Source information:
Predicted 3D model of a 542-nucleotide part of an RNA (large-subunit ribosomal RNA, domain I) from a marine sediment metagenome. Rfam family: Bacterial large subunit ribosomal RNA.

[in-house]
Context: one part of a larger RNA
RNA sequence: GGUCCAUGGUGAAUGCCUUGGCGUUGUAUGGCGAUGAAGGACGCGACUACCUGCGAUAAUCUUCGGCGAGCUGGAAAGUAAGCAUUGAACCGGAGGUCUCCGAAUGGGGAAACCCACCCUCUUGCAGGGUAUCAUACACUGAAUACAUAGGUGUAUGAGGCAAACGUGGUGAAUUGAAACAUCUUAGUAACCACAGGAAAAGAAAUCUAAAGAGAUUCCCUGAGUAGCGGCGAGCGAAACGGGAAAAGCCCAAACCAGAAAGCUUGCUUUCUGGGGUUGUAGGACUGCGAUGUGGUAUGUUGAUAGAUAGCUGAACACUCUGGAAAGUGUGGCAAUAGUGGGUGAUAGCCCCGUAAGCGAAAUCUUGAAACAACCUAGCAGUAUCCUGAGUAGGACGGGGCACGUGAAACCUUGUCUGAAUCUGGGGGGACCACCCUCCAAGGCUAAAUACAAUACAACGACCGAUAGUGUACCAGUACCGUGAGGGAAAGGUGAAAAGCACCCCGUUGAGGGGAGUGAAAUAGACCUGAAACCAUGGAUCU
Numbered sequence: 001g002g003u004c005c006a007u008g009g010u011g012a013a014u015g016c017c018u019u020g021g022c023g024u025u026g027u028a029u030g031g032c033g034a035u036g037a038a039g040g041a042c043g044c045g046a047c048u049a050c051c052u053g054c055g056a057u058a059a060u061c062u063u064c065g066g067c068g069a070g071c072u073g074g075a076a077a078g079u080a081a082g083c084a085u086u087g088a089a090c091c092g093g094a095g096g097u098c099u100c101c102g103a104a105u106g107g108g109g110a111a112a113c114c115c116a117c118c119c120u121c122u123u124g125c126a127g128g129g130u131a132u133c134a135u136a137c138a139c140u141g142a143a144u145a146c147a148u149a150g151g152u153g154u155a156u157g158a159g160g161c162a163a164a165c166g167u168g169g170u171g172a173a174u175u176g177a178a179a180c181a182u183c184u185u186a187g188u189a190a191c192c193a194c195a196g197g198a199a200a201a202g203a204a205a206u207c208u209a210a211a212g213a214g215a216u217u218c219c220c221u222g223a224g225u226a227g228c229g230g231c232g233a234g235c236g237a238a239a240c241g242g243g244a245a246a247a248g249c250c251c252a253a254a255c256c257a258g259a260a261a262g263c264u265u266g267c268u269u270u271c272u273g274g275g276g277u278u279g280u281a282g283g284a285c286u287g288c289g290a291u292g293u294g295g296u297a298u299g300u301u302g303a304u305a306g307a308u309a310g311c312u313g314a315a316c317a318c319u320c321u322g323g324a325a326a327g328u329g330u331g332g333c334a335a336u337a338g339u340g341g342g343u344g345a346u347a348g349c350c351c352c353g354u355a356a357g358c359g360a361a362a363u364c365u366u367g368a369a370a371c372a373a374c375c376u377a378g379c380a381g382u383a384u385c386c387u388g389a390g391u392a393g394g395a396c397g398g399g400g401c402a403c404g405u406g407a408a409a410c411c412u413u414g415u416c417u418g419a420a421u422c423u424g425g426g427g428g429g430a431c432c433a434c435c436c437u438c439c440a441a442g443g444c445u446a447a448a449u450a451c452a453a454u455a456c457a458a459c460g461a462c463c464g465a466u467a468g469u470g471u472a473c474c475a476g477u478a479c480c481g482u483g484a485g486g487g488a489a490a491g492g493u494g495a496a497a498a499g500c501a502c503c504c505c506g507u508u509g510a511g512g513g514g515a516g517u518g519a520a521a522u523a524g525a526c527c528u529g530a531a532a533c534c535a536u537g538g539a540u541c542u
Base pairs, nucleotide, nucleotide: 001541002540003539004538005537006536007535008534009533015527016492017491020463021462022460023459024458025457026456027455028454029452030451031161032160039101040100041099042055043054044053046079047078050074051073061095062094063093064092065091066090070083071082072081106115107114108113116130117129118128119127120126121124132158133157134156135155136154137153138152139151140150165196166194167193168192169191170190176183180230206213207212217244218243219242220241227235228234248444249443250442251388255274256273257272258271259270260269261268262267263266279422281387282386283385284384285381286380287379288378294375295374296373298372299371300370301369305365306364307363308362310358311357312356316331317330318329320327332349333348340352341351342350393417394416395415396414397413398412399411400410403429424439425438426437427436428435479486480485499526502514503513504512505511
């Protein structure tokens, strides 16, 4: 020095565990904000650096309920001082207080700071007010006569934040086409505006096809079909059918009445009320007839149910092993309760619970029912009036439709044009005829659908500390960066601290040896404790 064995050190794998994550389902809820939010700064404790809670009334105040014996939050013990059956602490409802910054709003500003003015009174370290924009009204008021712009005041509203879902506007590229330009990625990402608990859409100028359906939305199917496509890559319907859910309405106009204004003095315009709302055309108008029937998505009251604390809640003993019984053995009991968790090992009957049942002073949600309010009709005649105009349509250039200009209908519109008026007009994928079908150019509309920041309940052939969230732990922390931003590591003594009194060595150390606790101390700052690596002892070879 090699190899082997043993014992240790180091080291942290592995095993076991779980306070934390991940995902799914259901229910609730779907907003907060100038009555100052979200988010922060600084403070508040007897002693208090941090977390939590709170706000100069500062780990809290009042009140109403619940609960029932202890309590003064956590890591985290201690000392002190207190509170409490005249009901504390704790839990829930409602209220009070709520510094400063922050939309931040009196002005300024390098956020948490600086500096003002006005009014009021209780004269102070007091209370209140003073931003901008929009709308309405009033008062003023230039150039410039009337006026207008502008100014001032009052009232009301807005502003900012928030997970996704929604509608609209603007709108890429990487990529694919094995290159690339049309095309694709994709109307995606991103940005902007706005809204709601959903949004959007919506009661046919629809879809069909010789038969008919009857608003919209969503699912299944049709169907990877018909089609589109450098006919490449790729893109990709619709109707029918089956389901979910179902709900239909209101104006404009004709006409009538009233009022006002204008002037051409009998018309026009405007406003209000009535009327009226459609396509087998309807309505106005004229005549006849009905006073009842049916309904509501509006308002008020608000039954019921639920949410926010809680309450009741069955049934077991002995024995053996053991540190410990829930395990073994023996014999019982209960079950609308054998989901689950805890307890010194594995407990239906020890504890918390679970099944089942019960409960609210207060606030919130729900919204039965009642009342109010509102809506609700026909028949005949006539062919005088009305039935949404810079609209429909056209041309050029685009966009959207599964549809890339194509034979390209349909929808939309930047420019230019531009009808008809029921003997009317649109559509049925160029276009024409016939036929069928519908009635544009005004508006509203629940449900079925989408999402999940938040709360609760439950579940998992999900993870188990290099996994699962970046974060199981005081983590968006430490740290890095001028900044936008990037971004860790780090869990486990034991059943219980019983956390090693006392003695000895040592520097009044670190550490160790005794002693003691404990089932165990090679469980002592910690479970288990592999390997690499290091050491000691032994064996053997050279």